Background
Predicted 3D model of a 508-nucleotide part of an RNA (small-subunit ribosomal RNA, 5' domain) from a metagenome. The RNAcentral record of the full RNA draws on SILVA. The prediction has a mean pLDDT of 83.
Context: one part of a larger RNA
RNA sequence: GAGUGAACGCUGGCGGCGUGCUUAACACAUGCAAGUCGAACGAGAACGGGCUUUAGUUUACUAAAGUUGUCAGCUAAGUGGCGCACGGGUGAGUAAUAUAUAGGUAACGUGCCUCUUACAAAAGAAUAACAGUUGGAAACGACUGCUAAUGCUUUAUAUGCCUUUAUCACAUAAGUGAGCAAGGGAAAGUUUUUUCGGUAAGAGAUCGGCCUGUAUGGUAUCAGCUAGUUGGUGAGGUAAUGGCUCACCAAGGCUAUGACAUCUAACUGGUUUGAGAGGAUGAUCAGUCACACUGGAACUGAGACACGGUCCAGACUCCUACGGGAGGCAGCAGUGGGGAAUAUUGCACAAUGGAGGAAACUCUGAUGCAGCAACGCCGCGUGGAGGAUGACACAUUUCGGUGCGUAAACUCCUUUUAUAUAAGAAGAUAAUGACGGUAUUAUAUGAAUAAGCUCCGGCUAACUCCGUGCCAGCAGCCGCGGUAAUACGGGGGGAGCAAGCGUUACUC
Repeated sequence: GAGUGAACGCUGGCGGCGUGCUUAACACAUGCAAGUCGAACGAGAACGGGCUUUAGUUUACUAAAGUUGUCAGCUAAGUGGCGCACGGGUGAGUAAUAUAUAGGUAACGUGCCUCUUACAAAAGAAUAACAGUUGGAAACGACUGCUAAUGCUUUAUAUGCCUUUAUCACAUAAGUGAGCAAGGGAAAGUUUUUUCGGUAAGAGAUCGGCCUGUAUGGUAUCAGCUAGUUGGUGAGGUAAUGGCUCACCAAGGCUAUGACAUCUAACUGGUUUGAGAGGAUGAUCAGUCACACUGGAACUGAGACACGGUCCAGACUCCUACGGGAGGCAGCAGUGGGGAAUAUUGCACAAUGGAGGAAACUCUGAUGCAGCAACGCCGCGUGGAGGAUGACACAUUUCGGUGCGUAAACUCCUUUUAUAUAAGAAGAUAAUGACGGUAUUAUAUGAAUAAGCUCCGGCUAACUCCGUGCCAGCAGCCGCGGUAAUACGGGGGGAGCAAGCGUUACUC
């Protein structure tokens, strides 16, 4: 000098765009953050509609009661489907099961989406809801009976698919293709119509799993480490290779090119500094990974060993009728605590995107916006021109003057900004705008609403007076102060930056 997610002191007019718990992965009151589909299904507690009866009465309406689920309104609860593995948060762990980059997979998977081919035949048994009985303080159940489905089961068919296999061709490291035979395996309906769905197989796209090379911290005051350890055979397991797991056999494997141990740490694109080489760093934004009170486990599913799912154990908090139960903000706000330090318990689904749905639409603290904070960057303003008896005050003085100083007063002008009034967007494509009567524009008023901070011995731009007297104090380094201090404190004057200025901390 440059920089910062900064903090502190003094000061503070406006706008645009960004950014905002770096500390306790500490504990959390409250609300919201994942639902949706009645065009899968039975059903009908509400709301609305229809019908009937009664009352008031103005032809018709109002009120009350009852009834109705083929009422091409609707729907709490329930069965079923899809989603909940995305999006959002955090960086504890992890020095390589991560990340970056380049490859491999003849060792693999892939719901939804696109394309192609073929098919969708026949039957059955249940169960929730519901009704009844009943246990419990509650959470939540138990028994009996009834019922539906795109829920579940069986059978048929399937030259293609899977498993095993005689044989042939190509290739040769496991393989690929053709092919005889044996065995195994599908399906679901819905809608008024158009549609939308279902099953098998193949291809694509997308997204992943696994493997390999290279790179990616400190310490040798860590020198030896290792029994599933290293390899083989066989089996199991997986979508798939593999000690991934197991049985048996062999005795291997790694290591000064740093094994093993220990400390620290998410990684990258980037950011920052520097002429560069390099150093430091990894907030926001983007990609990857890991985690979800702590530890462990699997279930469901195309996909999880699952933040707002399940089970077990633990710590903590809460409820309890003491028998037993409930919970997990490292989602968005917010609270306590810690800290030098970091915001609103806001508005809206209008836009972009996501889930479900045929759609209308519903949900969406993703997102879009608003609020707070000079936390940062950028822009604008706090007036312009003229004006000398060089006014007064103040400071200084060699007492003549000099400085502040065209500065002020005064005259003329302008209106960015401000205030008031009026108009008023784009963002939306027919409709739909949270932002918001916002941005912006016009008119009026009137210099009107708006300057501080640090420094002045040298480094380093800027000097004098008074006070103090090695005291009080200053200080980044050199150093200053003991009676004429340009270095302390105050006044005047000056220098620098400016809605900021200085200090502290950290990096180059």